The RNA shown here (glmS glucosamine-6-phosphate activated ribozyme aptamer) has 174 nucleotides and comes from Viridibacillus arenosi FSL R5-213. Its Rfam family is "glmS glucosamine-6-phosphate activated ribozyme aptamer". By type it is a riboswitch. From the family's description: This entry contains a glucosamine-6-phosphate activated ribozyme that is found in the mRNA for GlmS. GlmS is an enzyme that uses fructose-6-phosphate and glutamine to generate glucosamine-6-phosphate. The literature on the family includes a 2004 paper in Nature by Winkler et al., "Control of gene expression by a natural metabolite-responsive ribozyme". RNAcentral holds the sequence, with entries from Rfam and Ribocentre. The coordinates come from a structure-prediction model, not an experiment, and the mean pLDDT is 77.
[in-house]
RNA sequence: AAAACAAUUAUAGCGCCAGCGCUGAAGAAAUUGGACGACAUAGAUCUUCAGCAGACGAGGUGGAGGAGUAUCGAAAGUUUCGGCGGAUGCCUCCCGAUCGCCAUUGCCCGAUCGAAAUUUUGCUUAUAAAACGUUUGAGUAAUCGAACGGACAAAGAAGCAAAAUGGCAAAGAC
Numbered sequence: 001a002a003a004a005c006a007a008u009u010a011u012a013g014c015g016c017c018a019g020c021g022c023u024g025a026a027g028a029a030a031u032u033g034g035a036c037g038a039c040a041u042a043g044a045u046c047u048u049c050a051g052c053a054g055a056c057g058a059g060g061u062g063g064a065g066g067a068g069u070a071u072c073g074a075a076a077g078u079u080u081c082g083g084c085g086g087a088u089g090c091c092u093c094c095c096g097a098u099c100g101c102c103a104u105u106g107c108c109c110g111a112u113c114g115a116a117a118u119u120u121u122g123c124u125u126a127u128a129a130a131a132c133g134u135u136u137g138a139g140u141a142a143u144c145g146a147a148c149g150g151a152c153a154a155a156g157a158a159g160c161a162a163a164a165u166g167g168c169a170a171a172g173a174c
Stems, first nucleotide, its partner, number of pairs: 014085004019081001021052008031042001032040002056073003062094005095114006104170005118164007132149007
């Protein structure tokens, strides 16, 4: 010095990057000019090394397993491309629970929920961030960061309303 191990912190549009692209340095170089030379502040293209970029927020976790491009919109229309890993989504099972035409208990069936909970429809409700503009810092550069300013979403969630919505048994009531 490197590697390994341990601990802590942060992170799910989260992390990493070998394709493509861009920047710098060194070199080769068809071609062009020139006197078939030297040379040139020209030069398509290529090589090596070192770098840059490679998702803007909203929303989302009962347990196990499985598959695996897993919700919503904004910006841009150039890379938010492409690749790898992961992920609160999806499927199956399990645990517990909610609803199913007065209320209770047990079981079956169906659909749901994981501090919420039947399905459908309608209405109401929301400080998004980047992008943008101005100023400013770092770097040779590609680029990266900070401050201020004015905005603009959708899904989801929440609330209200309407309609629809099983069976068996026990007990009880009339």